[in-house]
RNA sequence: AAGCUUAUAGCUCAAUUGGUAGAGCAGUCGGUUGAUAAUCGAAAGGUUGAUGGUUCGAAUCCUUCUUAGCUUA
Numbered sequence: 001a002a003g004c005u006u007a008u009a010g011c012u013c014a015a016u017u018g019g020u021a022g023a024g025c026a027g028u029c030g031g032u033u034g035a036u037a038a039u040c041g042a043a044a045g046g047u048u049g050a051u052g053g054u055u056c057g058a059a060u061c062c063u064u065c066u067u068a069g070c071u072u073a
Stems, first nucleotide, its partner, number of pairs: 001072005007066001010025004019056001028042004049065002052062002
C1' cells in the first nucleotide's frame, strides 16, 4: 500500500437476510433455609462504534471515518 473479517446490555453471544432488539452469565429485589450455598420467581439494564444517505420502516442496504484481527506485497 491492497484485500478480507469484526464492532449489539457490565461480560459472552443471538436477531431466521428490511417490519416493535433477545438469551445465558454477572449485579439488584423477593421466595425457600436457623444461616449460607444451591435452587425458584421478578424487575432493571441498549442512541446496535461514529457520520451522512436510501426506504413508509435500517442492527441489517449504500458512502466516509474509527477500532480490533487476518492475508498478500

This is a predicted structure of a 73-nucleotide RNA (transfer RNA) from Sphaeroforma arctica JP610.